[in-house]
RNA sequence: AUUGAACGCUGGCGGCAUGCCUAACACAUGCAAGUCGAACGGUAACAGGCCCUUCGGGGUGCUGACGAGUGGCGGACGGGUGAGUAACGCGUAGGAAUCUACCUUACGGUGGGGGAUAACCCGGGGAAACUCGGGCUAAUACCGCAUACGUCCUAAGGGGGAAAGCGGGGGAUCUUUGGACCUCGCGCCGAAAGAUGAGCCUACGUCCGAUUAGCUAGUUGGUGGGGUAAAGGCCUACCAAGGCGACGAUCGGUAGCUGGUCUGAGAGGAUGAUCAGCCACACUGGGACUGAGACACGGCCCAGACUCCUACGGGAGGCAGCAGUGGGGAAUUUUGGACAAUGGGCGAAAGCCUGAUCCAGCGAUGCCGCGUGGGUGAAGAAGGCCUUCGGGUUGUAAAGCCCUUUCGGCAGGGAAGAAAAGUCCGAAGCUAAUACCUUCGGGUCUUGACGUUACCUGCGGAAGAAGCACCGGCUAACUCCGUGCCAGCAGCCGCGGUAAUACGGAGGGUGCAAGCGUUAAUCGGAAUUACUGGGCGUAAAGCGCGCGUAGGCGGUUUUGUAAGUCAUAUGUGAAAUCCCCGGGCUCAACCUGGGAACUGCAUACGAUACUGCAAGUCUAGAGUGUGGUAGAGGGAAGCGGAAUUCCGGGUGUAGCGGUGAAAUGCGUAGAUAUCCGGAGGAACAUCAGUGGCGAAGGCGGCUUCCUGGACCAACACUGACGCUGAGGCGCGAAAGCGUGGGGAGCAAACAGGAUUAGAUACCCUGGUAGUCCACGCCGUAAACGAUGAGAACUAGCCGUCGGAAGCAACUGGCUUUUGGUGGCGCAGCUAACGCGUUAAGUUCUCCGCCUGGGGAGUACGGCCGCAAGGCUAAAACUCAAAUGAAUUGACGGGGGCCCGCACAAGCGGUGGAGCAUGUGGUUUAAUUCGAUGCAACGCGAAGAACCUUACCUGCCCUUGACAUCCUCGGAACUUGUCAGAGAUGACUUGGUGCCUUCGGGAACCGAGAGACAGGUGCUGCAUGGCUGUCGUCAGCUCGUGUCGUGAGAUGUUGGGUUAAGUCCCGUAACGAGCGCAACCCUUGUCCUUAGUUACCAGCGGUUCGGCCGGGAACUCUAGGGAGACUGCCGGUGAUAAACCGGAGGAAGGUGGGGAUGACGUCAAGUCCUCAUGGCCCUUACGGGCUGGGCUACACACGUGCUACAAUGGCGGUGACAAUGGGCAGCAAAGGGGCGACCCCGAGCUAAUCUCAAAAAGCCGUCUCAGUUCGGAUUGCACUCUGCAACUCGAGUGCAUGAAGCUGGAAUCGCUAGUAAUCGCGGAUCAGCACGCCGCGGUGAAUACGUUCCCGGGCCUUGUACACACCGCCCGU
Repeated sequence: AUUGAACGCUGGCGGCAUGCCUAACACAUGCAAGUCGAACGGUAACAGGCCCUUCGGGGUGCUGACGAGUGGCGGACGGGUGAGUAACGCGUAGGAAUCUACCUUACGGUGGGGGAUAACCCGGGGAAACUCGGGCUAAUACCGCAUACGUCCUAAGGGGGAAAGCGGGGGAUCUUUGGACCUCGCGCCGAAAGAUGAGCCUACGUCCGAUUAGCUAGUUGGUGGGGUAAAGGCCUACCAAGGCGACGAUCGGUAGCUGGUCUGAGAGGAUGAUCAGCCACACUGGGACUGAGACACGGCCCAGACUCCUACGGGAGGCAGCAGUGGGGAAUUUUGGACAAUGGGCGAAAGCCUGAUCCAGCGAUGCCGCGUGGGUGAAGAAGGCCUUCGGGUUGUAAAGCCCUUUCGGCAGGGAAGAAAAGUCCGAAGCUAAUACCUUCGGGUCUUGACGUUACCUGCGGAAGAAGCACCGGCUAACUCCGUGCCAGCAGCCGCGGUAAUACGGAGGGUGCAAGCGUUAAUCGGAAUUACUGGGCGUAAAGCGCGCGUAGGCGGUUUUGUAAGUCAUAUGUGAAAUCCCCGGGCUCAACCUGGGAACUGCAUACGAUACUGCAAGUCUAGAGUGUGGUAGAGGGAAGCGGAAUUCCGGGUGUAGCGGUGAAAUGCGUAGAUAUCCGGAGGAACAUCAGUGGCGAAGGCGGCUUCCUGGACCAACACUGACGCUGAGGCGCGAAAGCGUGGGGAGCAAACAGGAUUAGAUACCCUGGUAGUCCACGCCGUAAACGAUGAGAACUAGCCGUCGGAAGCAACUGGCUUUUGGUGGCGCAGCUAACGCGUUAAGUUCUCCGCCUGGGGAGUACGGCCGCAAGGCUAAAACUCAAAUGAAUUGACGGGGGCCCGCACAAGCGGUGGAGCAUGUGGUUUAAUUCGAUGCAACGCGAAGAACCUUACCUGCCCUUGACAUCCUCGGAACUUGUCAGAGAUGACUUGGUGCCUUCGGGAACCGAGAGACAGGUGCUGCAUGGCUGUCGUCAGCUCGUGUCGUGAGAUGUUGGGUUAAGUCCCGUAACGAGCGCAACCCUUGUCCUUAGUUACCAGCGGUUCGGCCGGGAACUCUAGGGAGACUGCCGGUGAUAAACCGGAGGAAGGUGGGGAUGACGUCAAGUCCUCAUGGCCCUUACGGGCUGGGCUACACACGUGCUACAAUGGCGGUGACAAUGGGCAGCAAAGGGGCGACCCCGAGCUAAUCUCAAAAAGCCGUCUCAGUUCGGAUUGCACUCUGCAACUCGAGUGCAUGAAGCUGGAAUCGCUAGUAAUCGCGGAUCAGCACGCCGCGGUGAAUACGUUCCCGGGCCUUGUACACACCGCCCGU
């Protein structure tokens, strides 16, 4: 795009079309083929006339007419269906051996006889259908006779063969009054021609299957005979042995064919409803009769199935005609009207018949047309929906106002389809005729199913008339709510797991519109079967290789021919359809006139370039001869040495062998090792080479014989002999099979030993088929260059093997040419990779093969094989991919380079003990919540007795503890008593403030109503912000350019170097940004400025304390500066960057430390800091209070403290810091207490006073023990803080004195002022520190090095991974 459609929702009108695609299933009922009295005998019914009549009726064919019958014509057309048919059935073009009623043309004839028979009457049988006997009768029924031009047969003499009458009219003559006769019309007979229709034959075309390859006896042909309208094995007898077939016979399946129809740019593909042509069929099968025509839809006979009637003896029937019924089905109409028109049958005609036909009805089934209103209308109404709450949108849409009236409704008017026939008049023809008849002209009279027609007018009123699908992308159209991987959607991709533009609803929108969607089906897109117009190295696809049959294709030139080819003409190609130009319905659909077209076929006449064919020519293709060359080319026979193994002998002794390590195995009966001798089989080291040969498989010691092919050089010869190659034939690795040999080594199976969770494996020790030979099978391989064969053409360069020629030459070289074999590479090709004169380039010829993945190279069938199996080769079903090449990452028990307390080297720990603290688990009314590998676990928490507090119990409050707004009242505030666990409640005392324009106002308190508050409720996977981590790792990117079809690459890679993508060099890249570094802070040296509360060298004083005067030097404080930059020297390096060493310097190559964290990753962490979307609660999931819990305790883990002791404990002791803190505070001195602490309280808002004692140190003692170690636990007595230490604080004294004697597997930190060790301070804080954050004192050891473990960076490689190896994926 389309449809004979169906289904869902919806539905106003008209026109034109169209309507059982399924059960060629079965059919009730009605109708669908009759007509002619002008062929005939006649008169059952009807009407009329006449006669009779008892008025009931009867008679009479006399007239109109006419049942039944005889006879004629028609029932072979029209109408239906598509079952069968793969066929001369159909289509196209031809042909000869035929028939043809009615019709046309022209010719001739139509004379004279005869005998019957229906109807009818009588009688009989039967239920019926029907039938039998007797009697009468007619014809255009039937039969002879005569004649017969032409016709048929013929032996050419001859012979055979017809007919029918009927009707109209009529002047003479005749008459039985019927007629004869004449004439006209219609018929009849004979023969000829035409037209029409039909039969037959031929060529070509006409679906799928080869898993159908052979078929055929009337088969193919001939002769005689028969038969037909007609040729013919059409039939028959005899004779011959043919005929068809890979150009697909036969067989199987499917199917009516065509014009056309649908689609498509076309070529094609699909299809064969309606209309038209042909064929076939008529319940199924068979058969003939009649006839011009049938083997006959509404005829006959027989058989069968089915249905119906029956008196059981017998009968009847055939909707695939029109309606209609049942059934089947997703599905397809009225038991309508009319012969008015068109057409058909009969008839002289009127006319009759006609379910052909014309109309109407039903169905949105399709196509076409029209309408459902038009204009105006902003307060942008109400309502709906959304909202950022401002608004937006529905939306000029509605309402309102002003108009119009198509269509539908009612009423009125009103064409065309109708021309005839009949009748009257006139003319012409026929005729003896003015009758009759025919034709023409004029007048007249009628004929319409549709039809309440089309059309026109009037009336009335916007009045009666819009839906369907879709809105994630493809694909035009977006929001809200509901739902929560549910319900559902879905054409493909895919949506849905709590913010769904994808489900359902709504609002809005988009598209089409009396329809819209869905389903089914066809073509297109699909160049996705490729003729036009594809491919085969790696995506599917080159047969394993050759020889060769048919076939296809084929060098040069001449002549002929004219099959192909080309041109012209003629015939045909039905009509309709399609196309163009016109015409008619108001338009259109539709109808109609003309043209074009129908790309085809046939015939005729030409042309001869090319192809073919015929006959010649040539030598460039191909081949033969001559002379040479190389070679693991093939077959056969013989020979050789090394090695393994075995056997014999000698020497010799304890192991050998084997592995990652072992064991099995061999060996004291003498192995392995070694020497000598022997046996036997197999294979041939070195040479050896991207060397050679061969068609491929393949071929390797040497010699001989036989044999195939290739190459080179020069000439001679043949004269297209060529290329390819479906079938066919041959060769064909390894393994395997058969028979017979052989058997050293190796080695499936097997056995044992190991390995392992297992190990029917990999490893080891053995070991049989086999491997070898001969003969015969098998016929497959990643049989690979994954690249069929042949030919021609198209830049080069460098190797190598075989040959030839030339040049040079004491060698080795150079040049040219030819045939192989390799590497690179231009053009070109390719999806890319790559190929590139050995093409995968450009062309030609031929063959083979492919058409998504799996199923499956499988099943079945066939062929081959001894078997194993091979060759050929599907389908059901299933998936939405499978695949190729390349890219970026990630990964690798891949490679290279390089870092890091990563390992190693060291020091000290953890893991064992007790305690502290956090977590898991368990428990509980609650043990609030979060954090969970590194990167949770002394984490949020810089400090849970109440509070905190979020949890639990109980008791209370409900505009609320807190914010804003409104109304009313009251200053606020305060004293006390009682009840209660308290919150709270009841009562009570004092108190009248501030501003004012005098109206009131501000703050505060209380009460009330509602908007609202409130939530540490949920979602960190809706978020912001902040943070962790890789990682202070050196990376991450961009612009422009260039390369690539593209993803992308380049830059950023490479050579060096660095802590560093740091720098240098190179470079199709050149630059730039975020990172690195530096700039900042601190510390280390110096200078300068300033000296109080800090300092004190020199001077003076002194109570001996920098205390005072004073000083400004030093320390120090805190401002400013200097200094370090690989700057200098030497070496290395590319002369670069840089590195190494050195000098100077307080400091040297980043001086030490800190702050500083690129692009990003982990849906990392946090909704319980804060903020915030959505959801949820609202006398509670909010708020207040009491008490409890977060502190539980069989256990498990993390982080710490204290120890286990002598580098120590204890005692003594006027050594020496730094950072810090302090007014609700630090607190000196003094006093009390053993002590925690208490009393008093100077001083200090602090370089001034104070915390404050630093400790390790030094001296003495203890002497290896569960101790003078260790301090848990417990008892008693206290101290302090606090409203309050029971659950549940810290501290003190005395007493008690547990585990623990250096910690398994495992594991952590640290590279220098570091580890270790020692103490001090601070935040939080009423109190509570073994934690955390800081401070200083003492102060080491070690680093060979980068193999390994972990993490990371760069380059490279493989990949079937890409939520990326915690991947993917296979088997059971």
Molecule: small-subunit ribosomal RNA
Organism: uncultured Ectothiorhodospiraceae bacterium